Molecule: RNase P RNA; transfer RNA
Organism: Thermomonas sp.
RNA sequence: GGAGUCGGCCAGACAGUCGCGUCAUCGGGUAACCGGUGCCGAGGAAAGUCCGGGCUCCAUAGGGUACGGUGCUAGGUAACGCCUAGGCGGCGCAAGCCGACGGAAAGUGCAACAGAAAGAUACCGCCGAUGUCAGAGCAAUCUGGCAGGCAAGGGUGAAAUGGUGCGGUAAGAGCGCACCGCGAGUCUGGCAACAGACCGGCACGGCAAACCCCACCGGGAGCAAGACCAAAUAGGGAGGCGGUGAUGCGACCCGCAGAGCCUCCGGGUAGGUUGCUUGAGCGUAUGGGUGACCAUGCGCCUAGAGGAAUGACUGUCCUAGACAGAACCCGGCUUAUCGGCCGGCUCCGCCG
RNA sequence: GCCGCUUUAGCUCAGUCGGUAGAGCAGCUGCCUUGUAAACAGCAGGUCGUCCGUUCGAUUCGGACAAGCGGCACCA
Numbered sequence: 001g002g003a004g005u006c007g008g009c010c011a012g013a014c015a016g017u018c019g020c021g022u023c024a025u026c027g028g029g030u031a032a033c034c035g036g037u038g039c040c041g042a043g044g045a046a047a048g049u050c051c052g053g054g055c056u057c058c059a060u061a062g063g064g065u066a067c068g069g070u071g072c073u074a075g076g077u078a079a080c081g082c083c084u085a086g087g088c089g090g091c092g093c094a095a096g097c098c099g100a101c102g103g104a105a106a107g108u109g110c111a112a113c114a115g116a117a118a119g120a121u122a123c124c125g126c127c128g129a130u131g132u133c134a135g136a137g138c139a140a141u142c143u144g145g146c147a148g149g150c151a152a153g154g155g156u157g158a159a160a161u162g163g164u165g166c167g168g169u170a171a172g173a174g175c176g177c178a179c180c181g182c183g184a185g186u187c188u189g190g191c192a193a194c195a196g197a198c199c200g201g202c203a204c205g206g207c208a209a210a211c212c213c214c215a216c217c218g219g220g221a222g223c224a225a226g227a228c229c230a231a232a233u234a235g236g237g238a239g240g241c242g243g244u245g246a247u248g249c250g251a252c253c254c255g256c257a258g259a260g261c262c263u264c265c266g267g268g269u270a271g272g273u274u275g276c277u278u279g280a281g282c283g284u285a286u287g288g289g290u291g292a293c294c295a296u297g298c299g300c301c302u303a304g305a306g307g308a309a310u311g312a313c314u315g316u317c318c319u320a321g322a323c324a325g326a327a328c329c330c331g332g333c334u335u336a337u338c339g340g341c342c343g344g345c346u347c348c349g350c351c352g
Numbered sequence: 353g354c355c356g357c358u359u360u361a362g363c364u365c366a367g368u369c370g371g372u373a374g375a376g377c378a379g380c381u382g383c384c385u386u387g388u389a390a391a392c393a394g395c396a397g398g399u400c401g402u403c404c405g406u407u408c409g410a411u412u413c414g415g416a417c418a419a420g421c422g423g424c425a426c427c428a
Stems, first nucleotide, its partner, number of pairs: 001348010012317007020041002023038006043323001047334002050332005055222004062254004067218005072086005087101001088099004102213002107211002109207002123154002125150003130147007162180006181202001182200002185198005226274004236265006247257002267427003281300008318321001353424007362377004371408001379395004401417005
């Protein structure tokens, strides 16, 4: 200097003019409201609502079954399907990245078409040592067939019963050996996943994002939850269920409470307060830890609206400004996104 | 804001515990008729919303995204 990889940060800047919202305060007004001043005023994703939690109500959320979720190991956390570290597999020269990554020796099931056979087979083929039949031969023996043996080769398929090589054999075959693979064995290391060494000729394939098994987790609903105040009326009618237990309990049973409940029709109000933002919060320093993260000290307050505010114009500059707008609150994941800055590390080239 | 559902032919809908996807209406052709409709016979028409994955193989199983639809106030 170039190429790459990982992490963190920013999200046009500055000035002027005019505005918008909550709150506080001052002035005017009977009030509605108007005017002035001051503080604060969207995001890294506020999004999708895909997970997890807080909070609230239903029993202080209880037991069992079903159902659903997660799925290498250890840890972090309020919790998680998230994160960190490690293991294994794959990619890359490397830094590094990716992985739904438990179990197929519990059982059931599936594999269209093709193929002999898709779970236990023989179509073509090889052999016919052994046994037997027929023929030839004086005989040894030879030829042909059958019983039978084999799974090496061909062929089908996405997939065909460990692979390659040498030996071996009638032909073959883990039948024997070497290397690789495999294993429900033993030892060693590690908390563990797992790894290494030895041992065993192999006990037999794929699919669990098929049912299932194993381990762990999960009660339901959601701020339109819930609480309070106020206003109004026909406190009504029909049907169904109900102490043989409705309903709470939104899968079922048990258990607890125990008298009303459900649907339709009809009637009324569509107002206010609260929940509401100080929080698993942010910044910084020190300490612990490989790390995620944790502990302690100090400092800070940073939207809370309710038809819903955060904008417009002008000027200058530059790298020419993307995706996009809070609605109870947090932790994640995923998706969208013009560009820029900083730092760590790797590889290549050059110079000293 | 919260919760739930759907997406298959031009339209309305079936479908499959994974093996080349169907029905009705509409369309086209033929037949019948003087002609049209109806009836009858036949034909065509599908990236199964999009992308990624699991599998030999996906409309079906898993994930992400997109589009559309529905429900949810209080009182008595």